[in-house]
Context: one part of a larger RNA
Molecule: large-subunit ribosomal RNA, domain II
Organism: bioreactor sludge metagenome
RNA sequence: GCCUACGAGUUACUGUCACUGGCGAGGUUAACCCCGUAGACGGGGGCAGCCGGAGCGAAAGCGAGUCUGAAUAGGGCGCACAGUCAGUGGGAGUAGACGCGAAACUUUGUGAUCUACCCUUGGCCAGGAUGAAGUUAGGGUAACACCUGAUGGAGGUCCGAACUAGUAAACGUUGAAAAGUUUUUGGAUGAGCUGAGGGUAGGGGUGAAAGGCUAAUCAAACUGAGAAAUAGCUCGUACUCCCCGAAAUGCCUUUAGGGGCAGCGUGAGGGUUAAGUUUAACACAGGUAGAGCUACCAAUUGGACUAGGGGGAGUCACAUCCUACCAAAUCCAGAUGAACUCCGAAUGGUGUUAAAUAUACCUUGCAGUGAGGGCAUGGGUGCUAAGGUCCGUGUCCGAGAGGGAAAGAACCCAGAUCUACAGCUAAGGUCCCAAAAUGUACACUAAGUUGAACUAAGGCGGUUCAGUUGCCUAGACAGCCAGGAUGUUUGCUUGGAAGCAGCAAUUCAUUUAAAGAGUGCGUAACAGCUCACUGGUCGAGCGACAGAGCAUCGAUAAUAAUCGGGCAUCAAGUAUAGUACCGAAGCUUGGGAUUUAUCCGCCAUCUGGCGGAUGAGUGGUAGGGGAGCAUUCUAUUCCGCGGAGAAGCAGUCUGGUAAUGGAUUGUGGAGCGUAUAGAAAAGCAAAUGUAGGC
Numbered sequence: 001g002c003c004u005a006c007g008a009g010u011u012a013c014u015g016u017c018a019c020u021g022g023c024g025a026g027g028u029u030a031a032c033c034c035c036g037u038a039g040a041c042g043g044g045g046g047c048a049g050c051c052g053g054a055g056c057g058a059a060a061g062c063g064a065g066u067c068u069g070a071a072u073a074g075g076g077c078g079c080a081c082a083g084u085c086a087g088u089g090g091g092a093g094u095a096g097a098c099g100c101g102a103a104a105c106u107u108u109g110u111g112a113u114c115u116a117c118c119c120u121u122g123g124c125c126a127g128g129a130u131g132a133a134g135u136u137a138g139g140g141u142a143a144c145a146c147c148u149g150a151u152g153g154a155g156g157u158c159c160g161a162a163c164u165a166g167u168a169a170a171c172g173u174u175g176a177a178a179a180g181u182u183u184u185u186g187g188a189u190g191a192g193c194u195g196a197g198g199g200u201a202g203g204g205g206u207g208a209a210a211g212g213c214u215a216a217u218c219a220a221a222c223u224g225a226g227a228a229a230u231a232g233c234u235c236g237u238a239c240u241c242c243c244c245g246a247a248a249u250g251c252c253u254u255u256a257g258g259g260g261c262a263g264c265g266u267g268a269g270g271g272u273u274a275a276g277u278u279u280a281a282c283a284c285a286g287g288u289a290g291a292g293c294u295a296c297c298a299a300u301u302g303g304a305c306u307a308g309g310g311g312g313a314g315u316c317a318c319a320u321c322c323u324a325c326c327a328a329a330u331c332c333a334g335a336u337g338a339a340c341u342c343c344g345a346a347u348g349g350u351g352u353u354a355a356a357u358a359u360a361c362c363u364u365g366c367a368g369u370g371a372g373g374g375c376a377u378g379g380g381u382g383c384u385a386a387g388g389u390c391c392g393u394g395u396c397c398g399a400g401a402g403g404g405a406a407a408g409a410a411c412c413c414a415g416a417u418c419u420a421c422a423g424c425u426a427a428g429g430u431c432c433c434a435a436a437a438u439g440u441a442c443a444c445u446a447a448g449u450u451g452a453a454c455u456a457a458g459g460c461g462g463u464u465c466a467g468u469u470g471c472c473u474a475g476a477c478a479g480c481c482a483g484g485a486u487g488u489u490u491g492c493u494u495g496g497a498a499g500c501a502g503c504a505a506u507u508c509a510u511u512u513a514a515a516g517a518g519u520g521c522g523u524a525a526c527a528g529c530u531c532a533c534u535g536g537u538c539g540a541g542c543g544a545c546a547g548a549g550c551a552u553c554g555a556u557a558a559u560a561a562u563c564g565g566g567c568a569u570c571a572a573g574u575a576u577a578g579u580a581c582c583g584a585a586g587c588u589u590g591g592g593a594u595u596u597a598u599c600c601g602c603c604a605u606c607u608g609g610c611g612g613a614u615g616a617g618u619g620g621u622a623g624g625g626g627a628g629c630a631u632u633c634u635a636u637u638c639c640g641c642g643g644a645g646a647a648g649c650a651g652u653c654u655g656g657u658a659a660u661g662g663a664u665u666g667u668g669g670a671g672c673g674u675a676u677a678g679a680a681a682a683g684c685a686a687a688u689g690u691a692g693g694c
Stems, first nucleotide, its partner, number of pairs: 001694006011095004016090008026051003032045005055062002065077004098236002101233001105226003109222002116200009125190001127159003130155001134151006163187003168183004202218001204214003239628006249262005263369002265366006273358001276357009290343001291341002297337002301333004306327001308326002310323004372397010402413003417592004422588003428582003431566003437579001440577002443574002450568002458553002462550004467545005479537005485510003490504003516531001520529002593618011629683001631680006638673001640672002648667008
């Protein structure tokens, strides 16, 4: 992991609601007793008790009233409406109360054969090395001291087996082993190791102290009991079909992942009717969006004007004067505001009337929900950040399948009763993968831009389009040929300054087709090259400006890339227009099922049952309601079936919307069913479920 078996809303009592039944202003017996009986059964008694039949008041008490009150007022609670005893079902309470699950707490005991420490009594430590004190001999001293040689044999001494420990590494990790093996290593006469016997016991022991050890268990051992502790937590909770169908919000909560009340769902009952919803008309309230501000408040830019201040001049000190400084008030122009408003919508809201439409409301049983989320939009917060967070409005997901977006909870289209090898469309598509146009007309793009969505400021003689304006056959623009001079090297400055370092200028004048007291390069300064300007040649368009479309650079992310891919260039890209087709569980068509409303027919008549027609429906989690299937047992029944083969098992066929039913064949070898009721140890895929098998 699979298979088989087992495995979770039960039972008792007490309230409550619904239904069914008995009796009914009454209903009902409990214990117990008697009779009958096969009995746990039937019949009779038992009126104790309980509920109802009258309430109000704290009470005395009064009473269809009573309490309050001075009250005959007002108000509160009552008086008109039937209960009660059983049974069944829903739900509640008390009990273990749907099942399994703690860590823990209390208490009775059991443990020191493991291990910690202690007590008593024993045992063990190859071999080698070092050579303390003391002693002795010699030397030495006044005497000691001291020196040397021997002797001696000390030590938590040294090396190293047994023994003991467990340093490092490898292996082992479903191991040979629930702590080991190999190599290596520490101690090895000591605070040493070890045998046997004994002691200390659970908030206790013991501890050279690690919260270590106390029988593979230790920040409080193990065993029994309280005990089915408690678990607002996690997991699991078993057959079918049909109808409806939520919530993730508000207030409160030692409350925030739990609850109470309300909101939203469902079942039953009820009466008024249009209360509910939508649209239209009319009438209202309002201060948002916007807008505005010489209409207030607050803030604000420039200018004018001008208090006050700063700076400067003046003066012995003032007076006085100036000011490209700061600046109140006032004026002109501009302009801002959630907590500004002289103004001011749309939408939404309220009311009345009208029309349409089966919603709304009340009572009551049963819930679930009270973690929500995305998108669009109006805002707060944040960075006008977030798949952020908090509100309002709508929608979808949640609880929604289908088609599209390559793939995707909520984006686009569209709400799945079943069936069909029928048709039409939506979004989106029509070269191939892959259903349908290699479709039509007219442009653009050359970047594979692009081909789903995403990228800026800025740059750019890419290209297309539509404008404004200037020059042009009296010859434009570009190229080529030629000229581009003179006074003059203008004056000044300077070592020099001659068009061209710099300063000044009335940058003037002459000759000219034209030619600057000079546009740039150049020289030490000249020279030289060139430009402006002019003529010739050529022969038709040439410049400037702002704008639009599509391209271009800007352009950068981590495994190898890519539009979903292949690929595509008068596209299979982009823009506009129009045609055809494809395309979904949408719509239509044929047939079937079912719910509900209305109508009709038949049968029963107490609600009803069956059949038909028409209209509207039939996605669904939590959840509510309805109708059924199967299993085991009991009673009655079929005077049921069965060795001429029961149950069970396996195959085939077949009925039913499903749970499931029936037939038949084989196997099997002794019991089993139909119908109607009743009662449950009554249905398994999950609980790291339990047991067994593989």